[in-house]
RNA sequence: GGGGCAGUGGUCUAGCCUGGUUAUGACAACUCCCUUACACGGAGUAGGUCAGCGGUUCAACUCCGCUCUGCCCCA
Repeated sequence: GGGGCAGUGGUCUAGCCUGGUUAUGACAACUCCCUUACACGGAGUAGGUCAGCGGUUCAACUCCGCUCUGCCCCA
């Protein structure tokens, strides 16, 4: 220098292919119940610029372009 893959709550992750009403689940956190108490278990709550900018569209986490970060391959 060229090509490919990935980026989504604190952590991991589904959803992206094939655009559509409030973005999924687990762990962690907090509250309540349970217990003498803790753990486990049960119920609930909060937590997201969907990496950034732009484009297409009535509508974008999703499609397109560029940029950033990380990983892999080629030279």
Predicted 3D model of a 75-nucleotide RNA (transfer RNA) from a Candidatus Heimdallarchaeota archaeon. The coordinates come from a structure-prediction model, not an experiment, and the mean pLDDT is 83. Rfam family: tRNA. It was read from a public genome assembly.